[in-house]
Context: one part of a larger RNA
């Protein structure tokens, strides 16, 4: 494209994928069944392991060139704060990301293979087989888990819009009379009724009540759930997609709380090892201080930055 107006969510399962499983031991049965004895099982039920296969980060670790501390050596005059040496060494380490770590990883039913059976003729017996019924495997097929409405017999539910306006050009086409126009006559086309005649199909008559200009094409604009490209981004990611959000907003960043992490900041006050040119200088230790720094976690707050635009059903 299409699924027979367009959309948005959510379903069914046609069909399909699939190796998601595999395997040991140990305890009870039980010193039993058996067997002179010596020895010594099975079925079943529990309980733990190994491969494999899939998630997962609450503990248990790795990493952690985000952070925080210690410290060498030079420099920036000196304090402070810092470059530079592999991140200069070192201890630590949150969130991710992961493994040695943690979780999960079917019984079962069906139909059947060899195989074993029931009842049974042919062939009065016998025979599992010829008709007929059964029971029988890690295998098959279901049972789990993934994909699936493009399953053309194109499916179902639910909910939203729409089943509209109008502009411009070109073409068809238009009953007549009065009037400037409303309007008014006749004309014409349509409906149900009423009176008269007729048994009766029907006829004739008079008067109501609508209607007599729009139609086709072709080019735009509006409105219009929905959706896309921008645009803030991430529980997602190679590109694409996929997901949140977009002022009626917590998307993200920033500010400010908790929480983490390091581990006791600087500036001042005491204490003080030992140097002294006697005049001070002092590593370093205590308080202030479970302080500083700083975080990729969670909240709260519009301070900043979510701008602009196009599609898009209408018979």
């Nucleotide at each position: 494209u299409g699924u027979u107006g367009g959309a948005u969510g959510g379903c069914u399962g046609a069909g399909g994928g699939c190796a998601a499983g595999a395997u040991g031991a140990a305890g009870c049965c039980g010193g039993u069944a058996c067997g002179a004895g010596a020895g010594g099982a099975a079925c079943g039920c529990u309980u733990c392991g190994u491969c494999g296969c899939g998630g997962c980060c609450c503990a248990u670790g790795g990493u952690g060139u985000a952070c925080c501390g210690a410290u060498u050596g030079u420099c920036c005059g000196a304090u402070c704060g810092g470059g530079c040496a592999a991140u200069g060494u070192c201890g630590g380490g949150u969130a991710g990301c992961u493994a040695a770590g943690c979780c999960g990883u079917a019984a079962u039913g069906g139909a059947u293979a060899a195989a074993c059976g029931c009842u049974g003729a042919a062939u009065g017996c016998a025979u599992c087989u010829a008709a007929g019924c059964g029971u029988g495997a890690a295998g098959c097929c279901a049972g789990a888990c993934c994909c699936g409405a493009a399953a053309a017999u194109a499916g179902c539910c639910a909910u939203c819009c729409a089943c509209u306006u109008u502009g411009c050009a070109a073409g068809c086409g238009a009953u007549c009379c009065c009037u400037g126009a409303c309007g008014g006559g006749a004309c014409g086309a349509u409906g149900g009724g009423g009176u008269u005649g007729g048994u009766g199909a029907c006829a004739a008559c008079a008067a109501c009540g609508u209607c007599g200009a729009g139609c086709u094409u072709g080019c735009g604009a509006a409105c219009g759930a929905g959706g896309g490209c921008u645009c803030u981004c991430g529980u997602a990611g190679a590109a694409g997609a996929c997901g949140a959000g977009g002022u009626a907003a917590a998307u993200a960043g920033g500010g400010c709380a908790g929480g983490g992490g390091u581990g006791u900041a600087a500036g001042c006050a005491c204490c003080a090892a030992g140097c002294u040119u006697c005049g001070g200088c002092g590593a370093g230790g205590u308080g202030u201080u479970c302080a500083g720094c700083u975080c990729a976690c969670u909240g709260c707050u519009a301070c900043u930055a979510a701008u602009g635009c196009c599609c898009g059903a209408g018979g």